This is a predicted structure of a 1427-nucleotide RNA (small-subunit ribosomal RNA) from an uncultured organism. The coordinates come from a structure-prediction model, not an experiment, and the mean pLDDT is 84.
[in-house]
RNA sequence: CUGUCGGCGCGCCUAACACAUGCAAGUCGAACGAGCCGAGGGGAGCUUGCUCCCCAGAGCUAGUGGCGGACGGGUGAGUAACACGUGAGCAACCUGCCUUUCAGAGGGGGAUAACGUUUGGAAACGAACGCUAAUACCGCAUAACAUACCGGGACCGCAUGAUUCUGGUAUCAAAGGAGCAAUCCGCUGAAAGAUGGGCUCGCGUCCGAUUAGCUAGUUGGCGGGGUAACGGCCCACCAAGGCGACGAUCGGUAGCCGGACUGAGAGGUUGAUCGGCCACAUUGGGACUGAGACACGGCCCAGACUCCUACGGGAGGCAGCAGUGGGGGAUAUUGCACAAUGGAGGAAACUCUGAUGCAGCGACGCCGCGUGAGGGAAGACGGUCUUCGGAUUGUAAACCUCUGUCUUUGGGGACGAUAAUGACGGUACCCAAGGAGGAAGCUCCGGCUAACUACGUGCCAGCAGCCGCGGUAAUACGUAGGGAGCGAGCGUUGUCCGGAAUUACUGGGUGUAAAGGGAGCGUAGGCGGGGUCUCAAGUCGAAUGUUAAAUCUACUGGCUCAACUGGUAGCUGCGUUCGAAACUGGGGCUCUUGAGUGAAGUAGAGGCAGGCGGAAUUCCUAGUGUAGCGGUGAAAUGCGUAGAUAUUAGGAGGAACACCAGUGGCGAAGGCGGCCUGCUGGGCUUUUACUGACGUUGAGGCUCGAAAGCGUGGGGAGCAAACAGGAUUAGAUACCCUGGUAGUCCACGCGGUAAACGAUGAAUGCUAGGUGUUGGGGAGCAAAGCUCUUCGGUGCCGUCGCAGACGCAAUAAGCAUUCCACCUGGGGAGUACGUUCGCAAGAAUGAAACUCAAAGGAAUUGACGGGGACCCGCACAAGCGGUGGAGCAUGUGGUUUAAUUCGAAGCAACGCGAAGAACCUUACCAAGUCUUGACAUCCUUCUGGCCGGUACGUAACGGUACCUUCUCUUCGGAGCAGGAGUGACAGGUGGUGCAUGGUUGUCGUCAGCUCGUGUCGUGAGAUGUUGGGUUAAGUCCCGCAACGAGCGCAACCCUUAUCCUUAGUAGCCAGCAGUAAGAUGGGCACUCUAGGGAGACUGCCAGGGAUAACCUGGAGGAAGGUGGGGAUGACGUCAAAUCAUCAUGCCCCUUAUGAUUUGGGCUACACACGUGCUACAAUGGCGUAAACAAAGGGAAGCGAAGCCGCGAGGUGAAGCAAAUCCCAAAAAUAACGUCCCAGUUCGGAUUGUAGGCUGCAACUCGCCUGCAUGAAGCUGGAAUCGCUAGUAAUCGCGAAUCAGAAUGUCGCGGUGAAUACGUUCCCGGGUCUUGUACACACCGCCCGUCACACCAUGGGAGUCGAUAACGCCCGAAGUCAGUGACCCAACCGCAAGGAGGGAGCUGCCGAAGGCGGGAUUGAUAACUGGG
Repeated sequence: CUGUCGGCGCGCCUAACACAUGCAAGUCGAACGAGCCGAGGGGAGCUUGCUCCCCAGAGCUAGUGGCGGACGGGUGAGUAACACGUGAGCAACCUGCCUUUCAGAGGGGGAUAACGUUUGGAAACGAACGCUAAUACCGCAUAACAUACCGGGACCGCAUGAUUCUGGUAUCAAAGGAGCAAUCCGCUGAAAGAUGGGCUCGCGUCCGAUUAGCUAGUUGGCGGGGUAACGGCCCACCAAGGCGACGAUCGGUAGCCGGACUGAGAGGUUGAUCGGCCACAUUGGGACUGAGACACGGCCCAGACUCCUACGGGAGGCAGCAGUGGGGGAUAUUGCACAAUGGAGGAAACUCUGAUGCAGCGACGCCGCGUGAGGGAAGACGGUCUUCGGAUUGUAAACCUCUGUCUUUGGGGACGAUAAUGACGGUACCCAAGGAGGAAGCUCCGGCUAACUACGUGCCAGCAGCCGCGGUAAUACGUAGGGAGCGAGCGUUGUCCGGAAUUACUGGGUGUAAAGGGAGCGUAGGCGGGGUCUCAAGUCGAAUGUUAAAUCUACUGGCUCAACUGGUAGCUGCGUUCGAAACUGGGGCUCUUGAGUGAAGUAGAGGCAGGCGGAAUUCCUAGUGUAGCGGUGAAAUGCGUAGAUAUUAGGAGGAACACCAGUGGCGAAGGCGGCCUGCUGGGCUUUUACUGACGUUGAGGCUCGAAAGCGUGGGGAGCAAACAGGAUUAGAUACCCUGGUAGUCCACGCGGUAAACGAUGAAUGCUAGGUGUUGGGGAGCAAAGCUCUUCGGUGCCGUCGCAGACGCAAUAAGCAUUCCACCUGGGGAGUACGUUCGCAAGAAUGAAACUCAAAGGAAUUGACGGGGACCCGCACAAGCGGUGGAGCAUGUGGUUUAAUUCGAAGCAACGCGAAGAACCUUACCAAGUCUUGACAUCCUUCUGGCCGGUACGUAACGGUACCUUCUCUUCGGAGCAGGAGUGACAGGUGGUGCAUGGUUGUCGUCAGCUCGUGUCGUGAGAUGUUGGGUUAAGUCCCGCAACGAGCGCAACCCUUAUCCUUAGUAGCCAGCAGUAAGAUGGGCACUCUAGGGAGACUGCCAGGGAUAACCUGGAGGAAGGUGGGGAUGACGUCAAAUCAUCAUGCCCCUUAUGAUUUGGGCUACACACGUGCUACAAUGGCGUAAACAAAGGGAAGCGAAGCCGCGAGGUGAAGCAAAUCCCAAAAAUAACGUCCCAGUUCGGAUUGUAGGCUGCAACUCGCCUGCAUGAAGCUGGAAUCGCUAGUAAUCGCGAAUCAGAAUGUCGCGGUGAAUACGUUCCCGGGUCUUGUACACACCGCCCGUCACACCAUGGGAGUCGAUAACGCCCGAAGUCAGUGACCCAACCGCAAGGAGGGAGCUGCCGAAGGCGGGAUUGAUAACUGGG
């Protein structure tokens, strides 16, 4: 959210919080007196239907008395305990009612309620006096198999003791009722049984050691008391014990169990219902009665609370059933009945019974049933999707034919009950009738995980168990359609187990992931060699007792099935008895191999103490000697003319011991280094004399333990924290330098930590080898030695094996055993608190809240490195010329604007798209106009045009009028065009380049990028592709667990350089003729043109190299080692650029974001940047005259000559669709002349004016010309760009676009350099290697303070509680004890009195309460600490 029915179960988990109201324990008249009533009988009175009396009595009852209220029912607060479970014990006990047996009941007595009278009080409840009964109470008698004491036998037990027979003494009983009676029910004593209880013990039973010591009736004894009974249970005395690391005490939590859930099991969690036990009954204490209680619906007291009250006093206890309030996420009716089962009482009838049986409410759980079945395709309508064809919903519906489970109506009608009695209940069930009628939802659909599409939304709203989804195409959000799952339910949340071998007993680990104690000695404890005998604790077997019932499991019955329920059997434990003896264990004897001792040797920086030595530093004294020394990347501080440094001699003092020196030695580790002496520990080898398992590990404990540090006292040369100064630096509390104090050294103490590391605990055994080194022993030989062998140590490599990999590998991280220590995600944190230690510093032990989804290890591929090695590039260097400064051109930013349309943004945007904005272009702005549209297709209808021309009108388009005016035809019409109309549609330079195609840039013309098979690796991956050479090149050669292949490189293509050949016009002209002129004849030799070929291949030689690849040099050649240039761009990177070239998905606009017109804008201008042009001049400017190209273009075109103009240009028209004509003049250059270093004869901006050209139109806003004007600028800061040869530089020419408009772009040729030692450095790139905590890949990652907000937490002057103890005070009720002057019926006594009892009082104990100081714990707090 939803909900047809039935059956069987279950239902305050929270406030053991408070409770209104009703009910939940009474019964017996056959125990008793009395009262009420009074059927019936009799009598009396009279107001004849009433009153009174008598007899008798069914029945009712307050009270006395008996039995029962200790059961049944509820709850789980307390309790960590003999409370519970299990198994034993009681020789230390009780037991009403019930059963069995034995024996008995004789005879008396005195009271008292009720009742009556009086009386107190509001009430509750009493008081006094008087009367009365009993199965109420009390003596006496009788009595033993009872109890106590004294004796005597028998027998049993581990023992205290028990059982039994017997003698004596003492003590103790009783009740009656019913009935005509029989008899029955009761009563008393005793024995036994059964049932129910009590007590004791073994074992088991949660967490915390940041709780380690606890205990005074405590532990035991003797003697008493008490109890049903044992017992310090209680008391007096005596002793000083008892418990505890196998966890006492303390703190926290909790009822325990059968069982339940889960799990393969072992386990883990749990203790609802049902059943057993315990505890409790408002909180605490107490006893009484009784067989049984310290008593849920009894009593007393105290406390809190509630209620009544007349204020004096009283009453109450739902954790019984219902019910109420409250708390809470949450849990039911103030129901029916005693019919059944059971209980109490009773002789019984019967009464009582919220136990119980039923019903009600709740889908709370489990189980069962239904909501229809069959047919039915035009695959209907509708919905959804769509590629518009269709698909799907879907046989689903409609419709037809059936059926009747449940439901409905009517009828019958139980079992449960035997003769009767039925709440349930007219229920279950059965029969009949009727009609598809009344009965389906919930969750999900990205993966895990079964199930997909559309729309909406646009990191919003939202989803989410984990990963994650959502930023305009969401199968993940919301809705719809469809689908999947379950189904009267479904989903969510919470809890527990599982998965989790993620606490590992089964069943884990500790070199590097978390984890070996810093090391040794050793206590307790654990584990432990060979043989033999024995015991039987562990172990194993058999039998037996128990393991309540229910549950569970197996088999099998009953409800129609099932749930539910019945029967039979089993069920890991514990006890007892018997047996076995291998193993473990106990005991005895024995052995030598483990271990130890002895003897003989041996190496060593092992330890401690004392002494000695030389080198060096520093200092002091003296000499020589003079200006520096010292120090650094470079300096300075510092020292030095008062004589330093240097050097010589002498002296002082302290510390450390060069060489030897070695993955050499010794030691447990830390550690130990000159030499000598003394003392001393341990190891190793040999021997096999001795002991005979004496071993191993080791919680606590004890000892040792680098450096720094602390205390006291010395010492102090050098070095050197702190500190000072000088440098460096943005700063420099650092690195560097000059000084320098603690300290370093010694003695005695403390401290007790380190990356105390092999990041590897100790011990023992076993398991291929090889090679060093060190200390011993043995053997052999030809002996300064060599070889073989064996013990002990210390290294390297390596097989098996192990390992996640790295790696380890007889010195294991292998295979096994034993013991100890330690680990359980990261951070918080080795922090806080507590405790212990310490003089302190601090050490040891050692959390939590909170927070994250990771942290971490090993290895892989990349990327990166101010890592390494190698190599390349105009990358640097070496050069030449620029930019950056000026003016202008152009692009961009910014600003402005109605608009300044849009895009491009480091390199790789910025003379870029744009190969050319006056209108157009044009996308922008303002204003005007159109709406099927400027453009396309289709439909209807009309017309015959379209084009063209004239006129009017407008800012212009649009518009209006007129003229002119179709084709074919089978005459039906068709084609074409225009007008009008309708709707489909057109249209969009609107958005998204982060939805795309295509195209392009870039790394980069860098040499790389991959694949197949094989091999290696758990795998990612590796190998190949690495290595040695070489190259421009992953180019080639060699080697190699690789062998091959592909895309790239190279080559093939174009062009250029040489030659040959073919061809010879429009090209060319050597020779011949000829001219003004290759103009012409002629020729094709040459140039040239354009076809075809040749040529260059390390081919040849020498040297180098590995006899290779290749390199160096040379010859020849036009050209030489890819000859020069171009085209050609691997896998990929940058979500690079472009939706505005084009195409295109989706979204958006549709009288407008479309179309069209005029005008404006894209050309703005404080400014900034990029790219260029022109210059700044004499290698120049100007003038005169002269020479030499290539490549192109040309018909809406190029346009000659001629003429005009100073010129732009005009006029003119020849020629040319071009090797023919034209554009067309090449310029720099060279020659001559001039200028003479100046803002100029440089430079030309700007401006004025006069013109020219194109074009509908040059105002905004074109280009050019003449004249005049003549700005800045004298070579450019930091910085930065290009270029290695026909290159840079410089000079001009052409083309595309184009009406016009280049300083741009793309081409062409002319003149024509300099330099390259080299690869250290900057930038970019390639290969190998290394490190990495990076992978968005260093523009990465990441640390700490500070600022602000928030969260949890530690400390904190304190403050406020809670809990359990302790000490003292007070001390209720009450038991016990004492007392008992007062009171008292039973018994004794003639009486007095006695016995006995009681009230009262006192004492011990004693709950609550009060006071006190501490303990533990919680909350809170200014401020403060870290996270």